[in-house]
Context: one part of a larger RNA
RNA sequence: GGGUGAACGCUGGCGGCGUGUCUAAGGCAUGCAAGUCGAACGAAUUAUUGGUCGUAGCAAUACGAUUGAUGAUUAGUGGCAAACGGGUGAGUAACACAUUGGUAACGUACCCCGAAGGCGCGAAUAACUUUCCGAAAGGAGAGCUAAUACGCGAUGGUCUUGGAGAACAGAUGUUUUCCAAGUAAAGGUUCCGAGCAAUCGGCAUCACUUCGGGAGCGGCCUAUGGUCUAUCAGCUAGUUGGUGAGGUAAUGGCCCACCAAGGCUAUGACGGAUAGCGGGCGUGAGAGCGCGACCCGCCUCAGUGGGACUGAGACACUGCCCACACUCCUACGGGAGGCUGCAGUCAAGAAUCUUCCCCAAUGGCCGAAAGGCUGAGGGAGCGACGCCGCGUGCCAGAAGAAGCCCUUCGGGGUGUAAAUGGCUUUUAACUGGGACGAAUCUUCGGAUGACGGUACCAGUUGAAUAAGAGGUUCCUAACUCUGUGCCAGCAGGAGCGGUAAUACAGAGACCUCAAGCGUUACCC
Numbered sequence: 001g002g003g004u005g006a007a008c009g010c011u012g013g014c015g016g017c018g019u020g021u022c023u024a025a026g027g028c029a030u031g032c033a034a035g036u037c038g039a040a041c042g043a044a045u046u047a048u049u050g051g052u053c054g055u056a057g058c059a060a061u062a063c064g065a066u067u068g069a070u071g072a073u074u075a076g077u078g079g080c081a082a083a084c085g086g087g088u089g090a091g092u093a094a095c096a097c098a099u100u101g102g103u104a105a106c107g108u109a110c111c112c113c114g115a116a117g118g119c120g121c122g123a124a125u126a127a128c129u130u131u132c133c134g135a136a137a138g139g140a141g142a143g144c145u146a147a148u149a150c151g152c153g154a155u156g157g158u159c160u161u162g163g164a165g166a167a168c169a170g171a172u173g174u175u176u177u178c179c180a181a182g183u184a185a186a187g188g189u190u191c192c193g194a195g196c197a198a199u200c201g202g203c204a205u206c207a208c209u210u211c212g213g214g215a216g217c218g219g220c221c222u223a224u225g226g227u228c229u230a231u232c233a234g235c236u237a238g239u240u241g242g243u244g245a246g247g248u249a250a251u252g253g254c255c256c257a258c259c260a261a262g263g264c265u266a267u268g269a270c271g272g273a274u275a276g277c278g279g280g281c282g283u284g285a286g287a288g289c290g291c292g293a294c295c296c297g298c299c300u301c302a303g304u305g306g307g308a309c310u311g312a313g314a315c316a317c318u319g320c321c322c323a324c325a326c327u328c329c330u331a332c333g334g335g336a337g338g339c340u341g342c343a344g345u346c347a348a349g350a351a352u353c354u355u356c357c358c359c360a361a362u363g364g365c366c367g368a369a370a371g372g373c374u375g376a377g378g379g380a381g382c383g384a385c386g387c388c389g390c391g392u393g394c395c396a397g398a399a400g401a402a403g404c405c406c407u408u409c410g411g412g413g414u415g416u417a418a419a420u421g422g423c424u425u426u427u428a429a430c431u432g433g434g435a436c437g438a439a440u441c442u443u444c445g446g447a448u449g450a451c452g453g454u455a456c457c458a459g460u461u462g463a464a465u466a467a468g469a470g471g472u473u474c475c476u477a478a479c480u481c482u483g484u485g486c487c488a489g490c491a492g493g494a495g496c497g498g499u500a501a502u503a504c505a506g507a508g509a510c511c512u513c514a515a516g517c518g519u520u521a522c523c524c
Base pairs, nucleotide, nucleotide: 001524002523003522004521006520007519008518009517010516013390014389015388016387017386018385019383020382021348026346027345028344030343031342032341035080036079037078040077041076043074044073045072046071047070048069049068050067051066052065053064054063055062056061087301089299097225098224099223101221102220103219106218107217108216111214112213113212114211115210116209117208119153120152121151122150128143129142130141131140132139133138159182160181161180162179163178164177165176166175167174168173187206188205189204191202192201193200194199227273228272229271234264235263236262239261240260241259242258243257244256246254276298277297278296279295280291281290282289283288303324304323305322306321307320326337327336328335329334354380356379357378358377362376363374364373365372366371393423394422395421396420403414404413405412406411428461429460430459431458432457433456437451440447441446468513469512470511471510472509473494474493475492479508480507481506482505483504489496490495
């Protein structure tokens, strides 16, 4: 000199874009943060409307019962999602990460392409009704019912397994031919047609089943690379290898039985300390040194420890079970909870924000769609925390007012500075107009913007609303007076202060930077 997720002191007009618990991975009140589909299913509630019957009435009609149609709503069964998105850096010195290859050792829901198929039957169960237990959370029994829920059978190929053969590759294999055995499925909706109706058929569409391929995503393996410490020198028993069996999507001591006695290490094993890694960031001419906030990729964790279930995918932040610690409820028998999501709160700390608005846009999930949900995201708010931009006026105006300071008492400085006159209106206040961001959806008429009556534009008013901080001995730009008297004090270093201190304190003047200026901490 440059830099910072900064803090502290003094000061503070505006805007844009960024950024904001670095400490206690300490504890958490409250609200929200993952739902959706009625075009899978039974049922219930409700609105409108029609038929039949009954009662009242001359009738219109009203009420009740029953049965249909259409629409709306949804507790439950079922499907998909919930493994994403969001947060954190505790742990981890490791195939965690980065780069390079490999998988002839693997998986893949949704999406795309191709081929083929979707036949028949059945048993239940929630909801509901009912009986009962419990303070509650919740639970038990009996009865009924549906499905794209569940089960069985049929058919079946280029699928799986076993056997035989061929070609290719050469490390276990890859491709292919034949034989045997095994293994699938689900329907919904619009429209059209038939039928008195129940229903059936067809086209379309969305789903379903099997197989092959793709895309994207993931698992595993390999080599290389990146901290300190030898005041850590030896470490190791599933340890190192083999055989077999198990397990997995898959290789493998991954696990187990048996066998062998190996394996690592001064090219630093083992131990200890520290630490998420990378793209990158800071600095520097570079080499390097330091760092890993924000943004992106990967990993990791979800009160602590352990475990599996479901599923294409988890050993699962707002799922389940167990143990422990803590908090809460209780009728004392027993229950409930997990902000390292967004806000917010207490604590800790030098220190870090609103319990805001919206799904209009981008994206995600569900849905045929309309649409629903979305603290992802889009925005607004707070903080000079940072960067950038703008303003606090411009011109004229005395050999020069007053005040203040200095003085050799003549004068000098502040100083064109002010006053005063003229001008302008960025900004400000007010008035009027007023967006882009919007594609989509639709009954084809139209509807939809949180930000926001914001940005922006025009007009009116009037210099009106707006300057400080640090410094002035030398390094180092900027000097005098007064007070003090090795005192009080200053200070980054050298050093100032003991009676004329440009170094302390005050004042005036001046210098530098400027909505900032200084100090502290840390890095180059």